Predicted 3D model of a 67-nucleotide RNA (Fluoride riboswitch aptamer (crcB RNA motif)) from Companilactobacillus paralimentarius DSM 13238 = JCM 10415. Its mean pLDDT, the model's own confidence on a scale to 100, is 76. The sequence was found by an Rfam model in a public genome assembly.
RNA sequence: GUUCGAAGAGGCGAUGACGUUCGCCGAAAAAUAUUACUUGAUCGUAAUUGAUGACGUCUACUCUAUU
Numbered sequence: 001g002u003u004c005g006a007a008g009a010g011g012c013g014a015u016g017a018c019g020u021u022c023g024c025c026g027a028a029a030a031a032u033a034u035u036a037c038u039u040g041a042u043c044g045u046a047a048u049u050g051a052u053g054a055c056g057u058c059u060a061c062u063c064u065a066u067u
Stems, first nucleotide, its partner, number of pairs: 010025004016058006033048005
């Protein structure tokens, strides 16, 4: 220097994927949006915003315009 094998390079941040970055959590945890109504409380019902924690790109969905 090359080749092969094993192990490690963690997870999460209200809907997908990739990159960058921030925060949080770590052998159970971080996480599981908001408002109104109902209820002793939970549950339940209805409504609203958002594919991001943040930024960029792609995809899905919706609306408008043009061809």
Of the family's consensus pairs, 100% are formed in the model.